[in-house]
RNA sequence: AAAGUGAAGUGUUUGAUCCUGGCUCAGAGCGAACGUUAGCGGUGUGGAUUAGGCAUGCAAGUCGCGCGUGAAAGGCGCAAGCCGAGUAAAGCGGCGAACGGGUCAGUAAUACGUAGUCAACCUACCCCCGAGAUUGGGAUAACCACUGGAAACGGUGGCUAAAACCAAAUGGCCCACCUGGAGGCAACUCUGGAAUGGUAAAUGGCAGCGCAAGCUGCCGCUUGGGGAUGGGACUACGGGCUAUCAGCUAGUUGGCGAGGUAACGGCUCACCAAGGCGAUGACGGCUAGGCGGUCUGAGAGGAUGGUCGCCGACACUGGGACUGAGACACUGCCCAGACUCCUACGGGAGGCUGCAGUCGAGGAUCUUCCGCAAUGGGCGAAAGCCUGACGGAGCGACACCGCGUGCAGGAUGAAGGCCUUCGGGUUGUAAACUGCUGUCAAACUCUAGGAAACGCGAGGCGUUAACAGCGCUUCGCCUGACUAAGGUGAGAGGAAGCACCGGCUAACCCUGUGCCAGCAGCCGCGGUAAUACAGGGGGUGCAAACGUUGCUCGGAAUCACUGGGCAUAAAGCGCGCGUAGGCCGUCGACUAAGUCAGGUGUGAAAGCCCUCGGCUCAACCGAGGAACAGCACCUGAUACUGGUUGACUCGAGAAUGGUAGGGGUGAGUGGAACUCCAGGUGGAGCGGUGAAAUGCGUAGAUAUCUGGAGGAACACCGGUGGCGAAAGCGGCUCACUGGACCAUUUCUGACGCUGAGGCGCGAAAGCUAGGGGAGCAAACGGGAUUAGAUACCCCGGUAGUCCUAGCUGUAAACGAUGGGCACUAGGUAAGGGGAACACCUAUGGUUCUCUUUGCCGGAGCAAAUGUGUUAAGUGCCCCGCCUGGGGAGUACGCUCGCAAGGGUAAAACUCAAAGGAAUUGACGGGGGCUCACACAAGCGGUGGAGCAUGUGGUUCAAUUCGAAGCAACGCGAAGAACCUUACCUGGCCUUGACAUGCAGGGAUUAAUCCCGUGAAAGCGGGAGGACAGCUCUUCGGAGUCGGAACCUGCACAGGUGUUGCAUGGCUGUCGUCAGCUCGUGUCGUGAGAUGUUAGGUUAAGUCCUGUAACGAGCGCAACCCUUGUCGCUAGUUGCCAGCGGGUAAAGCCGGGCACUCUAGCGAAACUGCCGUUGUCAAAACGGAGGAAGGUGGGGACGACGUCAAGUCAUCAUGGCCCUUAUGGCCAGGGCGACACACGUGCUACAAUGGCGUAUACAGAGGGUUCCAAAACCGCGAGGUGAAGGCAAUCCCACAAAAUACGCCCCAGUUCAGAUUGCAGGCUGCAAUUCGCCUGCAUGAAGCCGGAAUCGCUAGUAAUCGCGUAUCAGCCAUGACGCGGUGAAUAUGUUCCUGAGCCUUGUACACACCGCCCGUCAAGCCACGAAAGCGGGGAGUGCUCGAAAUCGCCUCGCCCAACCCGCAAGGGAGGGCAGCGCCUAAAGCAAGCCUCGUGAUUGGGACUAAGUCGUAACAAGGUAGCCGUAGGGGAACCUGCGGCUGGAUCACCUCCUUU
Repeated sequence: AAAGUGAAGUGUUUGAUCCUGGCUCAGAGCGAACGUUAGCGGUGUGGAUUAGGCAUGCAAGUCGCGCGUGAAAGGCGCAAGCCGAGUAAAGCGGCGAACGGGUCAGUAAUACGUAGUCAACCUACCCCCGAGAUUGGGAUAACCACUGGAAACGGUGGCUAAAACCAAAUGGCCCACCUGGAGGCAACUCUGGAAUGGUAAAUGGCAGCGCAAGCUGCCGCUUGGGGAUGGGACUACGGGCUAUCAGCUAGUUGGCGAGGUAACGGCUCACCAAGGCGAUGACGGCUAGGCGGUCUGAGAGGAUGGUCGCCGACACUGGGACUGAGACACUGCCCAGACUCCUACGGGAGGCUGCAGUCGAGGAUCUUCCGCAAUGGGCGAAAGCCUGACGGAGCGACACCGCGUGCAGGAUGAAGGCCUUCGGGUUGUAAACUGCUGUCAAACUCUAGGAAACGCGAGGCGUUAACAGCGCUUCGCCUGACUAAGGUGAGAGGAAGCACCGGCUAACCCUGUGCCAGCAGCCGCGGUAAUACAGGGGGUGCAAACGUUGCUCGGAAUCACUGGGCAUAAAGCGCGCGUAGGCCGUCGACUAAGUCAGGUGUGAAAGCCCUCGGCUCAACCGAGGAACAGCACCUGAUACUGGUUGACUCGAGAAUGGUAGGGGUGAGUGGAACUCCAGGUGGAGCGGUGAAAUGCGUAGAUAUCUGGAGGAACACCGGUGGCGAAAGCGGCUCACUGGACCAUUUCUGACGCUGAGGCGCGAAAGCUAGGGGAGCAAACGGGAUUAGAUACCCCGGUAGUCCUAGCUGUAAACGAUGGGCACUAGGUAAGGGGAACACCUAUGGUUCUCUUUGCCGGAGCAAAUGUGUUAAGUGCCCCGCCUGGGGAGUACGCUCGCAAGGGUAAAACUCAAAGGAAUUGACGGGGGCUCACACAAGCGGUGGAGCAUGUGGUUCAAUUCGAAGCAACGCGAAGAACCUUACCUGGCCUUGACAUGCAGGGAUUAAUCCCGUGAAAGCGGGAGGACAGCUCUUCGGAGUCGGAACCUGCACAGGUGUUGCAUGGCUGUCGUCAGCUCGUGUCGUGAGAUGUUAGGUUAAGUCCUGUAACGAGCGCAACCCUUGUCGCUAGUUGCCAGCGGGUAAAGCCGGGCACUCUAGCGAAACUGCCGUUGUCAAAACGGAGGAAGGUGGGGACGACGUCAAGUCAUCAUGGCCCUUAUGGCCAGGGCGACACACGUGCUACAAUGGCGUAUACAGAGGGUUCCAAAACCGCGAGGUGAAGGCAAUCCCACAAAAUACGCCCCAGUUCAGAUUGCAGGCUGCAAUUCGCCUGCAUGAAGCCGGAAUCGCUAGUAAUCGCGUAUCAGCCAUGACGCGGUGAAUAUGUUCCUGAGCCUUGUACACACCGCCCGUCAAGCCACGAAAGCGGGGAGUGCUCGAAAUCGCCUCGCCCAACCCGCAAGGGAGGGCAGCGCCUAAAGCAAGCCUCGUGAUUGGGACUAAGUCGUAACAAGGUAGCCGUAGGGGAACCUGCGGCUGGAUCACCUCCUUU
């Protein structure tokens, strides 16, 4: 110098957010256990459970220097005998055995801790000081003899010693009494004096000297005083849970006296008194040894008490005393009990909770080791003996600490493994390989330190008469159970695992599996692409360990002292009065309890912390310090709190004068309405509902009038107005009565606030008794509604509602907000008072003030909503309450109640949430605004018929597959006889019908042709002999080389197989709806909001205005195409006005390009102009002009997104699957079936028609494997034929409806055309299954279509025909286009459907096809009740009563010490026996508490897909909920009162702004 250095969060409720709130994790620790693994050492530590039972050995002895006795084996010797040996051993005696060691059962206070007290006490051995030790006596064990018993153990007789025992002397001391002094508050204590009485001891032991007496030393003995140590007793405070334990107590509390004890004391006893303790928790129950400390924590705390230390308690269980300084005694005694053992059955023995060890139980805890060498203890003078204390070793990774398993180099980045985008990557410098080192282990070896004493030997000094002895001291010698370090040589040799890798939380891929197997601490993974399961590779973390489980603290501010809350999240008692308690105004004085300061003592050691030191380091150990935050005492301070006391008036109260009021109680009284009764009038209905019916009525209702009776409630006034503590209170009058406010400032003088228990009041319903009963109305009856309707609606109707007296004591008893006091911006309205002013209105106005009731609102607060002088703000005081959801305000217990039930109030079990506020959506049988062929107004259809076509179903060998509400169903399919074709049957092929590569074969096997077989494919066979290059050639060809083909094999091909829920792309739909977003800014803690809302307007988020928003993007619109008008340009294949030619006629020809038209470019329309309306706007309406007018018509164009929408069968594609087949080829069949059902269409049912004849006018398309004219043949389909046409030229190609004329005359027809027969045509390899067309014949259903439903707003519907794609042909009535003719209606937005915006409610967010409640049924779990049954605990009463202490008498038996006596004997005293008190154990009896079990029973929790309903969430379809009562399968329903935590509309009031 240091000792004061210390504080982290995360996951999980939601679509998202903030908050509340629980659950979970990361950290540290342990006397641990389990799993896998394991090289060494050091230091610690190790029966936590059965205080269960124990075999065996050891754990307390020692002393011959207290005493008397006293062997044997063996040896020597001839023997006697000697040695062994006065040894061992037992006994008497002394000391010890009360320590040390173990355990934690009991104990909640006889314990422990801290601080004190003893003037109320003891203390062997040890130390110091003083005094002393005199004279005597009698026994007894051992031993001997006899003897009992199986044994344990004795009995009788005899001998003997002592430091054993006894008597006496002396003496202090103590006690009793007397007396003096000192101290103390006192009880009392200390000290001195005198007399009397009582009370000690071992002439000891050893050694030396001396003849002896004696002396000296050491150890002992007695007594007195003191010390030290150890104990005993007392006091205060402190440290568990439980009130579902509230009253306990007769020695109980105190006193007087006595006994007892070392000592105080009811400790014990007799008597007297009636006390004592308790909500500051007595008594009872449960649990527990306490502390120093230990673990954790920033701390405060929380948990804990193993090892070490201190204290306590216990020793087989219970009781008891003896001995002793000390015990009611772990290895002592007695008794009782249980258990075990021995026994000759008579009787005995034992106590490991000492060290080892054993069995049992348990998840679990060691050697029947060595040594007294060290430390310590007992005994001894000492040597020494004893010591399972202790020192060591052993076992266990049980914990902490340390070391090692090698170090350096080494890239071809080897092999192998794994992955791969096939390139590579990774394992990985890792290995191999090269060089080096030698810790540890193993082997050999060496030895330090723990050892210094005691003692012995030799000296020195002191003491002494002494060279004995003793004390001190020097040198030497003696003593090690166990063990460290070191040395030597060899050689990388012998030494790494465990957990984890979805997030939290460091670490990722592959394969397998397929809601299976499994994982999981929480959230959660797994249903075919799993970083979450299992394996592999790789990685991360720790490491001789690593994980798991259990437990504690932490995080958790989640019991909040530090450091929380209660309007809505859990939480304010329904309200008051008031006891204890808590808190308390202003000014003084005193005190000093709290408080503060200083000091003293204590706070054991160890431990924690700091510094230093010792083991090589560390753990560990040692030394010194710091700290121990506490308690006690002393001294001081006096601001505050407390106490005592004095004063004050502002708190509180009183007085006086006023005021308002549904405040309360009782009595009386009034009118309206209602019902009933009586009577009159009257005559068919009334009543009731969504609509009805039950009901009432011709026996006269309803209606109306008159009279009477009765009960209940009090219209208007009436009002977020009044009063009351709350519940609550409403006609009027009277009586009694409580409170509040205002004014005056007269009085008292802190008299105050709150309030656990307690007491009182307390809506409605309900209960008891007695009345009353008009209306209403649970229950109940009936009628409806309904699938049902134990309801909602209707008709009746009883308790009840009312009164009196009592009980009950609960409500959403709410402001979901306890009471009191003070402070902190305003504005406005209203109720009750007072004052001032004198001004416009005088029953007035303005201002100020006190009080009460509302609203708005600032700061602040709050999670937000909100609150905001009536606080949920800021403070103080007091009370109540909360601690996740469910179970449950339930069970049990207690208590109150007549009952119903109320109050108090758990646990097991179960879940990971439950919840508050707000946000965005979605939804509503919520609201507002607005659109749409959505409805309405119209026109025409579908649904009925026949047929066509698609689908379902059924059938089948197959009827391939897909599409499924709108948004599948004339859809994929813009063409199924074969093909297509994917399906079925049968026959065949296997590198394959098709692609690429590799390896081998290969030389005519190839192309081509032919034959056999076959349905074909295919299989088998034969002929044939190519092409290019080069060379030669008679030009016919020949030769040579090698490539391809081909064959075999391997890679692979192939798949309309699967997954559209792995995907791309494409598409449908909401919807051509007007929306969907962003940047910056602002607001909000945030999700989010604003912008995008509002007022207008629009087809439109179109535009304008306003505006904390300003801008922007994707959508709308426009730009694009087409159509409508005009102009310009151009004029063939188009056109023909004028000119010419020409024909029977015709742009036919010349010519022309005016017109039509064609197709390019332009123009034009913009609310531009006028008027009106409108916010000086946007815009709307009307008008003009114009071909067209308000987006002119039509099209293309489809925002962010939704539907896991559709498609793996267009295509593409990941994964999976098949590989002589799920691939490929072929023939035939099927996709075309047919009882039936549905969708979409066609044709009709006829006269606005059908038929016949005549006649007129389009547009847009297509055409060379094609369109095809004319002409001829055929009734016709068609055939023959071929001009023209690659197209404004030719052809398809006559448009039809229409129009004109004629017939038909309402009929299943001259309607309709199905079906069928016959005969034909066309396409095609082929029309049987299965094509189209034609002619003739046949001539079905059908006469306008039920419920229901579809399309369309103008060139639209309706109607008429024409064309095209696909295509050989066609099942096309389909699809896509084209033109012709050409309507009706819209007053409007109540309703149906869908949509948009704003707003509101929500328990929905998979978003109403949502959520969700209860009974019943099933499984499983825990709990309650229960006739009982069984166990345990504590106590009470009675009976019996061992051992022992004490007492007592009997005085029965026995006896050495002293006394009397010659003796016998007696006495004193002692012992035994007996009795009494007390009492353990035991028995009996009635109860209490607690645990277990129990047929059956009750509710509760939980469990993917059970039953019945639909209660709640939206106005949840009858608003919901609370209390209560009745009813009902169930959720629930109904009555009465209450609440808003009810939506919607209107009104009133209030408020904000101008």

Record summary:
Predicted 3D model of a 1554-nucleotide RNA (small-subunit ribosomal RNA) from a Planctomycetota bacterium. The source organism's lineage runs through Bacteria, Pseudomonadati and Planctomycetota. It matches the Rfam family "Bacterial small subunit ribosomal RNA". RNAcentral holds the sequence, with entries from ENA and SILVA. Its mean pLDDT, the model's own confidence on a scale to 100, is 83.